A computed fold for a 73-nucleotide RNA from Rhodococcus jostii, annotated as transfer RNA. Taxonomically the source falls in Rhodococcus (Bacteria, Bacillati, Mycobacteriales, Nocardiaceae).
RNA sequence: UGGUGCGUAGCUCAAUUGGAAGAGCAGCGGUCUCCAAAGCCGCCGGUUGCAAGUUCGAGCCUUGCCGCAUCAG
Numbered sequence: 001u002g003g004u005g006c007g008u009a010g011c012u013c014a015a016u017u018g019g020a021a022g023a024g025c026a027g028c029g030g031u032c033u034c035c036a037a038a039g040c041c042g043c044c045g046g047u048u049g050c051a052a053g054u055u056c057g058a059g060c061c062u063u064g065c066c067g068c069a070u071c072a073g
Stems, first nucleotide, its partner, number of pairs: 001072007010025004019056001027043005049065005
């Protein structure tokens, strides 16, 4: 420098063909216990890397840029 893949909650990952974002862990509260842990119940948490385009509608399609991984030089 070029090819390919990836970027979504604090972390690990979903979201099948475009119909509008969810789970586990973590955190907080409750329950239980003499106290805690574990279990159980609930809650909180997102400019979907950034910017633009297409569309009635974009996490998903297109373009540019940034970052990471990998391959080829």

Its mean pLDDT, the model's own confidence on a scale to 100, is 82. The sequence is in RNAcentral, with records from ENA.